[in-house]
RNA sequence: GGAGAGAGGCGGGUGGUCGCAGGCGCUGCCUGAGGAAAGUCCGGACUCCACAGGGCAGGACGCUGGGUAAUACCCAGGAGGAGCGAUCCUCGGACAGGGCCAUAGAGACUUCAAACCGCCUUGAAAGGCAAGGGUGGAAAGGUGAGGUAAGAGCUCACCAGCAUCGGGGUGACCCGAUGGCUCGGUAACCCCCGUUCGGAGCAAGGCCAAGCAGGGGUUGGGUGGUCCCGCCCGAUAACCCCGGGUAGGCCGCUUGAGGAGGGUGGUAACACCCUUCCAAGAUAGAUGACCACCUGAGACAGAAUCCGGCUUACGGCCUCUCUCCGAUU
RNA sequence: GCGGGCGUAGCUCAGCGGUAGAGCGUCUGCUUGCCAAGCAGAAGGUCGCGGGUUCGAAACCCGUCGCCCGCUCCA
Repeated sequence: GGAGAGAGGCGGGUGGUCGCAGGCGCUGCCUGAGGAAAGUCCGGACUCCACAGGGCAGGACGCUGGGUAAUACCCAGGAGGAGCGAUCCUCGGACAGGGCCAUAGAGACUUCAAACCGCCUUGAAAGGCAAGGGUGGAAAGGUGAGGUAAGAGCUCACCAGCAUCGGGGUGACCCGAUGGCUCGGUAACCCCCGUUCGGAGCAAGGCCAAGCAGGGGUUGGGUGGUCCCGCCCGAUAACCCCGGGUAGGCCGCUUGAGGAGGGUGGUAACACCCUUCCAAGAUAGAUGACCACCUGAGACAGAAUCCGGCUUACGGCCUCUCUCCGAUU
Repeated sequence: GCGGGCGUAGCUCAGCGGUAGAGCGUCUGCUUGCCAAGCAGAAGGUCGCGGGUUCGAAACCCGUCGCCCGCUCCA
């Protein structure tokens, strides 16, 4: 210098004029969108369903250990795969059972397995064989040597896999020895195993005010999949249908698993302690416009109960660590 | 804001993981003096888009884009 890998950050600033929303100690002062506020894909908090118990059904997750309020997230590790490498990607079970594997091919799933071309014996019929060819995504362990009529784990060495034993590790798993010789794929198909989930969602829910007109049906209704136990309410009730009225206010509403700095423990995620800070809260919905300068202001996009994640979109810029190649010293 | 559903031919819709179909419409031919109807045939598809699972995806899984529907309070 070039090509990459990983981690993280910024997402305009300053001044002036005018304007909008909220708060206050009100001629004014203070504060006022994001890293994703987005998709609504997960997980919680909160509220209501009297309580949230058991069975069935259903959903979600899925190597191991840890973190957390919780998770499908994060950290550390394991195995397999890709890459020269930094590094990245994937993840329960196919000897519990069922289903599927089109076309091609002789044969497509497990068996005392099969034989189209082929190899061998033989005169042929017939018999032996599975090395080589062919089909296919996948063809009966792989490579080499011995052996044989030709061959074959038939025998041997190494490798892969399986079973048993021993050792290490919390564990996934790893290492070693021995043995008999060999066993398809698919679970983002049903299923099995393990863990987990009651339902609805701030238009939840509570209070006040205004206004109207009630009528019909069922007898049990509710417990937001279903059944049971139990519980609650009940003819002044509950549920359903038709009709009528309102389009107002307050609470929930923003101080919270919160931010910043420091310390301790831990490989880390994270936890604990101390100090300090308060940073939008609307309800037709504010957060803007113009000018000047900063070389220049230009991406994706805008809160609506609140948090923790994931995913997706994003012009441009910055920082740190690491890898490979080339050159120079 | 919250919840649910759907994207397949021009339109309306089917479609067990194994060559994408039907009806209407369009075009051509026959029939008719001409048209309609009828008969015969043909064309027309990035299965919204991207990635994954699988030997193989319209279908199964994930992401994304677009469209549609429902949900206030009082008596």

Two RNAs folded together computationally: RNase P RNA and transfer RNA, 404 nucleotides in total. Rfam match: Bacterial RNase P class A.